A computed fold for a 91-nucleotide RNA from a soil metagenome, annotated as c-di-GMP-I riboswitch aptamer. Its mean pLDDT, the model's own confidence on a scale to 100, is 83. RNAcentral holds the sequence, with entries from MGnify.
[in-house]
RNA sequence: GAUAAAGGCAAACCCGUUGUGAGGCGGGGACGCAAAGCCACGGGGCUCACGUAUCGAACCCACUCGAGCGCGAGCAAGCCGGGUUACCGAA
Repeated sequence: GAUAAAGGCAAACCCGUUGUGAGGCGGGGACGCAAAGCCACGGGGCUCACGUAUCGAACCCACUCGAGCGCGAGCAAGCCGGGUUACCGAA
């Protein structure tokens, strides 16, 4: 992939459990999904620790908080791309 059939997955939310956290796992539940199977390789996102002092706040003279930036370690495959494997199936 066909206005076909079979079969599959399961967002938000709720409960339990686990992790500092992002999150994971199990149960319920279905917004959706034709790879919403698997892999963090590229971009982007998120978390934690540390650094920095660019901006802001507070403070008022040496430090604090938030954002940014850098760096390390992580998270997510249902953000996009890439890789890889596969069920059903007419014309």